[in-house]
Context: one part of a larger RNA
RNA sequence: GGACGAACGCUGGCGGCGUGGAUAAGGCAUGCAAGUCGAACGCGAACAGAACAACUAAUUCGUUAGUAGUUCUUAGUAGAGUGGCGAACGGGUGAGUAACACGUGGAUAACAUACCUUUCAGUGGGGAAUAACAUCGGGAAACUGAUGCUAAUACCGCAGAUGUCAUAACAUUAAUUUUGAUUUGACUAAAGGGGGGGCUCCUUUGGGACCUCUCGCUGAUUGAUUGGUCCGCGGCCCAUUAGCUUGUUGGUGGGGUAAUGGCCUACCAAGGCAACGAUGGGUAGCCGGCCUGAGAGGGUGUCCGGCCACACUGGGAUUGAGAUACGGCCCAGACUCCUUCGGGAGGCAGCAGUCGAGAAUCUUCCACAAUGUACGAAAGUAUGAUGGAGCGACGCCGCGUGUGUGAUGAAGGCUUUAUGAGUCGUAAAGCACUGUCAGAGGGGAAGAACAAGCGUAUAAAUUAUAAGUGUACGCUCUGACGUACCCUCAGAGGAAGCUCCGGCUAACUCCGUGCCAGCAGCCGCGGUAAUACGGAGGGAGCAAGCGUUGUCC
Numbered sequence: 001g002g003a004c005g006a007a008c009g010c011u012g013g014c015g016g017c018g019u020g021g022a023u024a025a026g027g028c029a030u031g032c033a034a035g036u037c038g039a040a041c042g043c044g045a046a047c048a049g050a051a052c053a054a055c056u057a058a059u060u061c062g063u064u065a066g067u068a069g070u071u072c073u074u075a076g077u078a079g080a081g082u083g084g085c086g087a088a089c090g091g092g093u094g095a096g097u098a099a100c101a102c103g104u105g106g107a108u109a110a111c112a113u114a115c116c117u118u119u120c121a122g123u124g125g126g127g128a129a130u131a132a133c134a135u136c137g138g139g140a141a142a143c144u145g146a147u148g149c150u151a152a153u154a155c156c157g158c159a160g161a162u163g164u165c166a167u168a169a170c171a172u173u174a175a176u177u178u179u180g181a182u183u184u185g186a187c188u189a190a191a192g193g194g195g196g197g198g199c200u201c202c203u204u205u206g207g208g209a210c211c212u213c214u215c216g217c218u219g220a221u222u223g224a225u226u227g228g229u230c231c232g233c234g235g236c237c238c239a240u241u242a243g244c245u246u247g248u249u250g251g252u253g254g255g256g257u258a259a260u261g262g263c264c265u266a267c268c269a270a271g272g273c274a275a276c277g278a279u280g281g282g283u284a285g286c287c288g289g290c291c292u293g294a295g296a297g298g299g300u301g302u303c304c305g306g307c308c309a310c311a312c313u314g315g316g317a318u319u320g321a322g323a324u325a326c327g328g329c330c331c332a333g334a335c336u337c338c339u340u341c342g343g344g345a346g347g348c349a350g351c352a353g354u355c356g357a358g359a360a361u362c363u364u365c366c367a368c369a370a371u372g373u374a375c376g377a378a379a380g381u382a383u384g385a386u387g388g389a390g391c392g393a394c395g396c397c398g399c400g401u402g403u404g405u406g407a408u409g410a411a412g413g414c415u416u417u418a419u420g421a422g423u424c425g426u427a428a429a430g431c432a433c434u435g436u437c438a439g440a441g442g443g444g445a446a447g448a449a450c451a452a453g454c455g456u457a458u459a460a461a462u463u464a465u466a467a468g469u470g471u472a473c474g475c476u477c478u479g480a481c482g483u484a485c486c487c488u489c490a491g492a493g494g495a496a497g498c499u500c501c502g503g504c505u506a507a508c509u510c511c512g513u514g515c516c517a518g519c520a521g522c523c524g525c526g527g528u529a530a531u532a533c534g535g536a537g538g539g540a541g542c543a544a545g546c547g548u549u550g551u552c553c
Base pairs, nucleotide, nucleotide: 001553002552003551004550006549007548008547009546010545013399014398015397016396017395018394019392020391026355027354028353030352031351032350035085036084037083040082041081043079048073049072050071051070052069054067055066056065057064058063092310093309094308102234103233104232105231106230107229108228111227112226116223119220120219121218122217123216124158126156127155133148134147135146136145137144138143163187164186165185166184168182170180171179192215193214194213195212196211197210200209201208202207236282237281238280243273244272245271248270249269250268251267252266253265254264255263285307286306287305288304289300290299291298292297312333313332314331315330316329335346336345337344338343363389365388366387367386371385372383373382374381375380402433403432404431405430412424413423414422415421416420437494439489440488441487442486443485447481452476453475454474455473456472457471458470459469497542498541499540500539501538502523503522504521508537509536510535511534512533518525519524
C1' cells in the first nucleotide's frame, strides 16, 4: 500500500447492486417448510334453506310460536380410508474425516438406473381377502382389541411368450467369467381408466358385446440421464511418534452383493507395510475460486458453483429404481414436556423467531405473477425452493448538500512591530439564477412466455369431415414486487463530518502546563519561551464517511 462475512469510537442526506450467527454441531415456545391424483376404488356427512303432515300453547279463527319427525336441496360436495406417484429432489450445517474424502486422468470383459426415449411382442381366464364402515369393548391419553360387511390399476394362482440360470461341444475376441447360434433341464408377466361411434348382436332400455382414439399395464430392446466400484498422480504439521499388523498378506472351497474383492466364513501357507517416513499424535471438510504479489510464491476456502459427510448422541434394519432415509420406523442413552402414575410425546445444522454464550451478525413480512420441482389427461393444487419487500454505511459504486455576481475588504474572532496592519475572506450580507435528491399532486412500463378455452386450416390413423392426437395461425386471459420512467408545483429551502499538522508525511502560530498532566506506529516529545501534552485561531488530507483495533499478503 492492498484486502476483510469484521468489531469499536465520533458522525450520518438519497439511491443501485451485493452481503449479514465466523462464537455454543448449545437449548428451543409458536407458525409454516411435501404433497398430489375422484380420468385407480369403495364409503360418505353437517350447518343452513324449502315442503309435508302430527302434537302443544296463544288466537282477532285468517294464523303465529315452539317441539320431535319424514322428504328434497346443500351433495355424491366436505371429509377420512384403500391404491398410485412423489416424499432419496429441493433447503441447512461443516461436527466428523489426513481418507480413493477431494482434484485430475483412466478402467468397468466386474455393475445398476424409476420417470423420459427407440423398436418389437403381448394385455386371456379366474380366485380369496382387507381398510373405510357398522356393532360391542379396553385406555386419562397416545392409541388399540373382537365380530360382521364391501371395492379396486391393492393381493394370489392358472394359461401362454420372450427371457434368466445351469449344462455340453462349436465359432469369435489380444484375452479371463467376452460375444454368437445350437442341445437338454429348471424358473418366470400383465390392469385397467376415460372419450366417440356407423353396421351387426344381446338388453333389465341404464347399458353391454363390437369398432376406433387416448392415458395406462407386462416382457424384451435402444439411447439418454444419474449413480456404484477399482486404479495412477497430487495437495498439512510433529521423529522430543520407529517400528506396525493376525482377517493381518496371499491361495482354495462356500456365502453375500447390482457388481470385483478378506466384504464374510472354513481350511492351507506365512506373509504384508516402513527412513522415498509405516504406525501413532495434533490440526483440517476438499475443489473451481478469493486476497496479495511484476511474477514465482504466500495466505485463504465467507457468498456463488461441483463433490463429500452429518441431521439430539450411538446402533439397526424396513420400504423402494434409488436411503441405511433432516421434517420415516425400531432399540439404547442424555435432555424437555404431558399424565388419572399404569403409561405416553418430542428433536429448527429448513424459513422466520426466542433464550444463552459472545466484540459481533436481520422480519415470527408478501406472493406463487416469473423460473423450477412434485402430482394430475387437464383445469389446477402444493412449494419459507424461488421471486420480492423489510432491517444493518457491513462492503462497492453513483448522486447531492447549490450556481453566478458581490469590497463599506462589514461586524466578530485570531495574530501583531498595536492611533496602524495582516488573516479567516468573495467567505458572509446583498442582488440575479438553477431545481438533481428528498417533499406534494397526476400519468405510467418492461419483466407475460405459456398453459387452457374458442375458432380456422392441415397431417396420420379410422367405415367416418364423429371423437381424440399432432402441427400452424388468430382471439380471450394472468403481476407479489410497485416500482423504473415522464409531467406539474413550491422553495436554497431538509442534507458534513472525521482525522491529522516534530521527522518519516501534506499541513504553524498563540495561550495554558512545567519530566507534572499527558502523547507515542518508529525515532522520540514534556524539567518556564513545547510547531510533539491540553485549548484556541489558522492550515492539510479524506469525505457520508473518517479514524482505531484485529487478521492475511

This is a predicted structure of a 553-nucleotide part of an RNA (small-subunit ribosomal RNA, 5' domain) from a metagenome. Its Rfam family is "Bacterial small subunit ribosomal RNA". Rfam links the family to the GO terms structural constituent of ribosome and ribosome.